Predicted 3D model of a 75-nucleotide RNA (transfer RNA) from Arcicella sp. RNAcentral holds the sequence, with entries from ENA.
RNA sequence: GGUUCCAUAGCUCAGCUGGUUCAGAGCACCUGCCUUACAAGCAGGGGGUCCAAGGUUCGAAUCCUUGUGGGACCA
Numbered sequence: 001g002g003u004u005c006c007a008u009a010g011c012u013c014a015g016c017u018g019g020u021u022c023a024g025a026g027c028a029c030c031u032g033c034c035u036u037a038c039a040a041g042c043a044g045g046g047g048g049u050c051c052a053a054g055g056u057u058c059g060a061a062u063c064c065u066u067g068u069g070g071g072a073c074c075a
Base pairs, nucleotide, nucleotide: 001074002073003072004071005070006069007068010027011026012025013024019058029045030044031043032042033041051067052066053065054064055063
């Protein structure tokens, strides 16, 4: 230098062919119950506008372009 994949909650990830009820799961965290107490268990709760900017569209986490960061391969 070229090709390609990834970027969504504190962490690991899901989100199909754009569609309203779609922003979710597990773990973690907070509160309560239980316990002498802790853990486990049970019930409930908070937390992200989806890497950034622009474009297409009635509508974008999802499609397109550029950039940034990371991984793999080739040279």

Model confidence (mean pLDDT): 80 of 100. It matches the Rfam family "tRNA". From the family's description: Transfer RNA (tRNA) molecules are approximately 80 nucleotides in length. It is annotated as a transfer RNA. Taxonomically the source falls in Arcicella (Bacteria, Cytophagia, Cytophagales, Flectobacillaceae).